[in-house]
The RNA shown here (transfer RNA) has 72 nucleotides and comes from a bovine gut metagenome. The prediction has a mean pLDDT of 80.
Formats: sequence, structure tokens, C1' cells
RNA sequence: GGGUUAUAGCUCAGUUGGUUAGAGUGUCUCGUUGACAUCGAGGAGGUCACAGGUUCGAACCCUGUUAACCCC
Repeated sequence: GGGUUAUAGCUCAGUUGGUUAGAGUGUCUCGUUGACAUCGAGGAGGUCACAGGUUCGAACCCUGUUAACCCC
């Protein structure tokens, strides 16, 4: 100098910008059991890395910054 990645505690999806941002797992509560496990139902948990811009509207497009990894 160039490239990839950054979304829930963890692992990740999110198509061409458009409803209130999702899944699995974990966690909490309730049911089930003599008790546990399993199973079923429900809840909580997010500044979409940070800052700015474009747009009626941005996780998504543009610019810069930070961090991790890879290449030269």
C1' cells in the first nucleotide's frame, strides 16, 4: 500500500434501500416430574463497531476513523 470482516452473552442470517431487525444456542419464568433431565409455552436481552454524508426512507449506498485477520 491492497483486500476481507465488525448485527443479542456466544455462533450466524438478513436477496435489488421500504412493516416494529431475525434464527439457533445460552439465560429467566411457568407447565410437565416424587425430584432431575428431556419436552412444551412465554419473557428479557440490539446505539446493526464509531462519526459524518446521500435519500421521503439506511444494518444495506458513499466518505473517514477504530479493531481483528490475510496478501504485497